[in-house]
């Protein structure tokens, strides 16, 4: 230089067109509980890497870009 993966809350992950105003887990935050801490339990915050196309509809198919991992030279 080529080629092949993958990129979603602070972090780790589920989702392969419409059922999803994107789920859970942990993390924050408030409030139950507990002598106190913790643990548990309610409730709340907070994510689709960018741009562009294709469709009535994209996190999901394409292009290109960026990061990252990986192979060959």
């Nucleotide at each position: 230089g080529c080629c092949c993966c993958a990129g979603u809350a602070g972090u780790c992950u589920a989702g392969u067109g419409g059922c999803c105003u994107a789920g859970g887990a942990u993390c924050c935050g408030a409030g139950c509980c507990u002598g106190u801490c913790g643990a548990g339990c309610u409730c709340g915050g907070g994510a689709c890497c960018c741009g562009g196309g294709u469709u009535c509809a994209a996190a999901u198919c394409c292009c290109g870009g960026c990061u990252g991992g990986g192979g060959c030279g």

The prediction has a mean pLDDT of 80. The RNA shown here (transfer RNA) has 73 nucleotides and comes from a Candidatus Aenigmatarchaeota archaeon. RNAcentral records the identical sequence in 5 taxa. The RNAcentral record of the sequence draws on ENA and MGnify. It matches the Rfam family "tRNA".